A computed fold for a 1384-nucleotide RNA from an uncultured bacterium, annotated as small-subunit ribosomal RNA. Its mean pLDDT, the model's own confidence on a scale to 100, is 81. It matches the Rfam family "Bacterial small subunit ribosomal RNA". Gene Ontology terms of the family: structural constituent of ribosome and ribosome. The RNAcentral record of the sequence draws on ENA.
RNA sequence: AGAGUUUGAUCCUGGCUCAGGACGAACGCUGGCGGCGUGCCUAACACAUGCAAGUCGAACGGAAGUUAGAGCUUCGGUUUUAACUUUAGUGGCGAACGGGUGAGUAACGCGCGAAGAACCUGCCUUCCAGUGGGGGACAACAGUUGGAAACGACUGCUAAUACCGCAUGAAACUUUCGAAGGGCAUCCUUUGAAAGUCAAAGCUUUAUGUGCUGGAAGAUGGCUUCGCGUCUGAUUAGCUAGAUGGCGGGGUAACGGCCCACCAUGGCGACGAUCAGUAGCCGGUCUGAGAGGAUGAACGGCCACAUUGGGACUGAGAUACGGCCCAGACUCCUACGGGAGGCAGCAGUGGGGAAUAUUGGGCAAUGGGGGAAACCCUGACCCAGCAACGCCGCGUGAAGGAAGAAGGCCUUCGGGUUGUAAACUUCUUUUACCAGGGACGAAGGACGUGACGGUACCUGGAGAAAAAGCAACGGCUAACUACGUGCCAGCAGCCGCGGUAAUACGUAGGUUGCAAGCGUUGUCCGGAUUUACUGGGUGUAAAGGGCGUGUAGGCGGAGAUGCAAGUCGGGAGUGAAAUCCAUGGGCUCAACCCAUGAACUGCUUUCGAAACUGUAUCCCUUGAGUAUCGGAGAGGCAAGCGGAAUUCCUAGUGUAGCGGUGAAAUGCGUAGAUAUAUGGAAGAACACCAGUGGCGAAGGCGGCUCUCUGGUCUGCAACUGACGCUGAGGCUCGAAAGCAUGGGUAGCGAACAGGAUUAGAUACCCUGGUAGUCCAUGCCGUAAACGAUGAGUGCAAAUUGUUGGGAGGUUUCCCCCUUUUACUGCUGCACCCUAACCUCAUUUAACCACCCCGCCUGGGGGAGUACGACCGCCAAGGUUGAAACUCAAAAGGAAUUGACGGGGGCCCGCACAAGCGGUGGAGCAUGUGGUUUAAUUCGAAGCAAACGCGAAGAACCUUACCAGGUCUUGACAUCUAGUGCAAUCUGUAGAGAUACGGAGUUCCCUUCGGGGACGCUAAGACAGGUGGUGCAUGGCUGUCGUCAGCUCGUGUCGAGAGAUGUUGGGUUAAGUCCCGCAACGAGCGCAACCCUUGUUAUUAGUUGCCAGCAUUAAGUUGGGCACUCUAAUGAGACUGCCGGUGACAAACCGGAGGAAGGUGGGGAUGACGUCAAGUCAUCAUGCCCCUUAUGACCUGGGCUACACACGUGCUACAAUGGGCAGUACAACGAGAAGCAAGCCUGCGAAGGCAAGCGAAUCUCUGAAAGCUGUUCUCAGUUCGGACUGCAGUCUGCAACUCGACUGCACGAAGCUGGAAUCGCUAGUAAUCGCGGAUCAGCACGCCGCGGUGAAUACGUUCCCGGGCCUUGUACUCACCGCCCGUCA
Repeated sequence: AGAGUUUGAUCCUGGCUCAGGACGAACGCUGGCGGCGUGCCUAACACAUGCAAGUCGAACGGAAGUUAGAGCUUCGGUUUUAACUUUAGUGGCGAACGGGUGAGUAACGCGCGAAGAACCUGCCUUCCAGUGGGGGACAACAGUUGGAAACGACUGCUAAUACCGCAUGAAACUUUCGAAGGGCAUCCUUUGAAAGUCAAAGCUUUAUGUGCUGGAAGAUGGCUUCGCGUCUGAUUAGCUAGAUGGCGGGGUAACGGCCCACCAUGGCGACGAUCAGUAGCCGGUCUGAGAGGAUGAACGGCCACAUUGGGACUGAGAUACGGCCCAGACUCCUACGGGAGGCAGCAGUGGGGAAUAUUGGGCAAUGGGGGAAACCCUGACCCAGCAACGCCGCGUGAAGGAAGAAGGCCUUCGGGUUGUAAACUUCUUUUACCAGGGACGAAGGACGUGACGGUACCUGGAGAAAAAGCAACGGCUAACUACGUGCCAGCAGCCGCGGUAAUACGUAGGUUGCAAGCGUUGUCCGGAUUUACUGGGUGUAAAGGGCGUGUAGGCGGAGAUGCAAGUCGGGAGUGAAAUCCAUGGGCUCAACCCAUGAACUGCUUUCGAAACUGUAUCCCUUGAGUAUCGGAGAGGCAAGCGGAAUUCCUAGUGUAGCGGUGAAAUGCGUAGAUAUAUGGAAGAACACCAGUGGCGAAGGCGGCUCUCUGGUCUGCAACUGACGCUGAGGCUCGAAAGCAUGGGUAGCGAACAGGAUUAGAUACCCUGGUAGUCCAUGCCGUAAACGAUGAGUGCAAAUUGUUGGGAGGUUUCCCCCUUUUACUGCUGCACCCUAACCUCAUUUAACCACCCCGCCUGGGGGAGUACGACCGCCAAGGUUGAAACUCAAAAGGAAUUGACGGGGGCCCGCACAAGCGGUGGAGCAUGUGGUUUAAUUCGAAGCAAACGCGAAGAACCUUACCAGGUCUUGACAUCUAGUGCAAUCUGUAGAGAUACGGAGUUCCCUUCGGGGACGCUAAGACAGGUGGUGCAUGGCUGUCGUCAGCUCGUGUCGAGAGAUGUUGGGUUAAGUCCCGCAACGAGCGCAACCCUUGUUAUUAGUUGCCAGCAUUAAGUUGGGCACUCUAAUGAGACUGCCGGUGACAAACCGGAGGAAGGUGGGGAUGACGUCAAGUCAUCAUGCCCCUUAUGACCUGGGCUACACACGUGCUACAAUGGGCAGUACAACGAGAAGCAAGCCUGCGAAGGCAAGCGAAUCUCUGAAAGCUGUUCUCAGUUCGGACUGCAGUCUGCAACUCGACUGCACGAAGCUGGAAUCGCUAGUAAUCGCGGAUCAGCACGCCGCGGUGAAUACGUUCCCGGGCCUUGUACUCACCGCCCGUCA
C1' cells in the first nucleotide's frame, strides 16, 4: 500500500467481498510447563446454608465464674473484702465508609471550566477561653402476668461521660444606633456603644494523660448555581396554570415557585420546544496516517439503585443494601389468633443461556471501625483452587550421519520425493520427576509475629528420557500430485468448482502457514475519498426545485478614524491518579511492576497587536436604483369588427350512384343523394406574411381595430448613495387532461356502436358518434414543465449573419462604410474541462474563481407504493414518504469490435427474371427413417454440408451382428527353457472347427564348440479387442467459398478497448489497378507460374499416315514422311496497335490484324477462420473398460425382413414415336488365373475348337442416336414393360433364403403429373451410345469418353446467398439472440 467481481474486450460510476487489528467471547480438533492478568455480557430472575459491622469494663449499675484473705459454720456450706476473667443491659463511637449492580436517568446526571458577597462540615491539626453547683428518672435486676412464637404488659429498686434546670460567659449569635475602607446589583470587611440569648463530664494503670464545653482558623468531605459540550426521530410543531415574573410570608445548612396567599400574563420553540425511542456518564479502550468512527468489561472518578412503590426518624452526615414504618407481589413458620424475610456483599443453589470459577486459607502484609492499650472485628484485602479465556516466556533435544536403507507416494519405469529425515555414533539435561538446603515479603532499639509455603530460588541425581498439533494448498493468497466420485456426494468469504482425465468435492502422499495452540462463528474499527471538515458530486451514471416574488438566514463595492467580538502573540491557573509515549530501573528475559520526564492538542483568566472579518461614525460613486428624451415587440386584460373554409337549412338544375380503402364493407342515396348553383344560419380557428425572427420569469403568446397595463432597450449623465446578491419556510403564476355550476356545440373526437384485417384483434384502417375541445366563474397544481444544464458577479484571441437602438462618415433621398450597445444564431479554434460522448467557450461554459439555494449517494426491485399528516368546497388525485420481503452481485453511463435489422447506399452470383429440360403422380432399382426380428452389425443427420453416403460391387468369405458347437500364452508379435518330432499325402468320426490314426523324418551358416530359420511342447511376462470417449487427440476431409478477403511491423491518433493503413473518388472477375489521403511498407490470399484443349513451327517417323510412283481384295507390299497423327521443344495474346470516353490516370467502349481478344475454354490449386462439423470402424493415439472373454475358431442364419414415409435414379406414358430391313461416322480406355478374332453348334444367353496379343501392331469393338425404305394411325394401342409361369445359360465348394443373363408365354400401373421444388448461359442444356474401376459372378450407381446439338438473358423492383461503406441496438452462446405476461 491494495486486490477480486458488471463487459466479447474498454473506460467510468457504483455497490458487494477479501487480505489487517481487537475481544470479559463461544464452538470444533488438539493440549507439556511457568509467570502476570481476566472470568454471568443472558433473568435488576428466585434463593437453601454459612460468613460479610462491630467495639469500648480506662463512661455506668449489676450478674456469673476463678483465685487469695477474713468472719460464721451443723464442715454440706454461707457472708464479706480484694484481684482477675466473662459479659446481657444503660451509655459512647461506628454502622452514611468499605463491598455489589447498572434497573432507572437525555438530566446541571456526567465531563471541562468558573462562582458561592447564598452554604454546612463528626473524627483530625493549630489557637483562645472554660470545665462551678444541683435535681429527678429509665433499663438492667426482682416479682406478677399475656402469647404457640415473635414479642410484650404491670408493680417495685438503681448508676452514669444518659437526661434536666441554675450560675458564669465573649472575640459567638440577634436587635438598635454609629464610624472607616472596599466592592460585583442585593452588599462585603474592619471597628465603637447599648441591650438580649446560650455551655460543660468525667475516667484511669497518675501522665507534658485522655475526655468534655464555647469560639476563631485550617484541612477534609459535602451542598448549591452558572458557561460550554453530551444519541436518534419532524410520518412528533406547537408546549406550558405553579406554568413565567413580582410583592409578602413559610421552609432549608443555604439561594430559589422549593411551598403558600395576592397581583400581572408571561415563559419555551425551526439555533428544534413538546413528545416518542434508546442509553448510566467520564478518565480511558479498540481502530485509524490523521481527522474521525465504535465502545464504556477489568483499574480509577462521579451518579443512581438495593424485592416493587411511598414515607419520615436518628444523626455531623442517610431520606440509610445486611435500620424503622406503611402498602403491593412472592416465599417461609403457625396452636389460624398472628408472625418472619429480602445475596445487584463473599462462596454456593436452582433457572435462563452459546457461555463465565471454590459453600477454600489468613488477618502475616496494606487499609478500615472501636479501644489509652493489649486486643477484637473486617468474604475490604492478601493468598491458594478451577478455566489455554487473554498476554508473555520456555520446552518437546543438539552435532555428526548417504548404502541417499526400508516403508509410503508419484513415475515418461530411467527414476524422483519423503530425506540428514530415520537407524547409528557422540553430547547436553532447560522444563517435568526424585533428594538435600532454603528465603525476601517483618517494621522504628530489642523480642515476638508468614495464610502464601517447605513456595520461589540454590545444589545434587537418573535418563533423550515424559511432552505437537491445527488449518490451508483454483485466483485474491504462501503452498501440487495421485486415487475415488461423476451437476451425485459435496465445497464456497467473493468470483465460482463438480455433468468420466476435478491442483476447487472425499482420501492419501507431499508442500505452505501458524504453533500449545490452530481454525470457525459473532461484534467493532480499517481498507471505504462508500456522508467527502481534512476529502465527493448533480447535461447523459443517483442527483437542478416547473417558474417567479420575497421573510429569516448566509454572503457582500472604494476611502478614513475608533473599538477589540472573531483572529494572532506572551504570562498565569487548571486539565486527578492510572493509561499512552520517551528515558532509566526491578523480577534470569518478556509480559508485568516502579520512578522521572513529556504529553493531555481543552477551558478560564490577564497583558498586548490591529493587517483581515466584525462593529460604530464620517465620506465616495463604479454596483443598484430614480428622473428625463426616444425605440421595438404574436407581452397581458377587456370590447368590437372581418374574410376564406367546413357543416347544416331552403329553393333550383340534374340522375344513379356517392363515399371509403392495400382491397372491401358498414354508411348515405329513386322519399332524388354525390355534383352544381341561389339565399341564409351557426360555431370554431385565423392560410399566405413566417424567418435557428420577436415578446415574456416560466407555462406560453399569431386575422384587424381600440381602451387599460407590465417588462425591456438606447442616448444623456441630473439625482439617491451600497439602497446589493441569493433565498429555508411563506405567497403568486403555472401546458394538456380532469372536476363543479351555467351557457355553447360547426369541425374534430376518448368512451361506445358497426364494418374490415387477423389464428384471435377489446388495436392499427373505415363509417358513425357521446363527454370533451369553445365561453364565464371557481377548483386542480401536475408534464421528457428539457438546454434532461438553479440564480448572480468578475475574468480570459476571432470571424460572419439576424433583430432592435445610438454615434460618425458619405449622402437630396435610398443605398453603403466605420464604430458602439442589448438580444438571438452559425462557423472556426490553441490552452482548458470531461469517464467518454455531445458540447461549451472571452456579450449564452459543463473553463478559471467567489457567494447563496435545491438535490444525490449505505446496490437493483418492492415504490413514488403502504401507513400517518397536510392540501383538494367534491372527486380525480397531489405533497411528504417508509418497511417487510425478494434477486443475483450486480443495476447503470459512455465508447469499441463484431453479429443482426421485415434500416439505408453500392456491387456480385443460374439468385430472380427470360428460356430449355426435369423432380413431386406410375412401375421398378437404390439409400434412409420407422416397424419387425435371435440378429436385421456400425457410422453419416437441414444446405451439391446425412439419405445410388463410408460401400470402386453383403450367396460362403467379406462380417464387425445373431444362434449353436469349440479354444484359453491363445488366430497374430517378442523374450526364456526344452526338443528337431517338419512340410506334405492319406484313413475314420463329426455340420465343421477339431479329435484319433497311418505314411513321411528337414533346411542354411560354421572356427565343428555351436548359431540361425521353421515347427512343436512348458511356464510366465504378455498378446488380442470393428469395446467406450471425434466433447481428450494427431492426421485426413466437408462447408461458407475460388467468396475477396484476413493480417503484421514501424509510425500516428485515442486514457483505453481500439482506430488508421484496409476508408474516400474511379475501375476490375478480384484489397485488380490508378488517383487522393498520417501513413509508409510487408505477409497469407487474387492473378501468374503447372496440366489439358484450340493455331502453328522445328525435330522424330513405328505398330501411325498415303499426295505423287508401282502393287493389292485390303496402306497389303515397295517406297516416302509432304499431310493426318503421335510426343518433345518452341512460337503465339501483351489492352501490343488505332479511334473515342475518362482526370494528361487506371480503365472502359468500338475497330484492325489474328486460329484465338481482353483471366480464349476446362482442370489442379481452397487465405485468417467458422460450424466442440465428420471420422477412435482406414490409420495412429491418451485415458477408461474386458482377459476360460467385449479375445480367437467353425457351421448355419442375418445385414436382402415390410403396413408405411422420404431422398436419389431408371423406364415410360408415345407418331419429333414404336417395330422390321438396309446403311454411315467416334473418342477415352482395358487385356495374361486376361482380352479373345475366326470356324462350328444353339432362336438366344452361351458352348466347343482355336489364330493373334503383355498390345499406336491383336482383341474387347457391331458405336448409338443419324440416314434410307416399309409398317403401325391415336387406341391403354404393334405404346409401356412391371409382375408371374415354364424352359434354360454362365460364374462359383455352393445361386433355397439371396446372383446376372436368355427364350417363350402372361401384359399391371401409367395418357405428361396438386401444393411445392431442382438443374442449366455454349459445344452448355437436352439427347445418344461407348469404355473403365471394384469384380469368380453381379450396376438403372460412380468415374470417364465422344456423337447430335438448342432456346433465352429486357433488366436488378422482388426471393435466396455473399462482399464493402454507413446507421440503430437492452444482441456478443451474437435474431435459432434477448426478453414480457399467463398457466402448470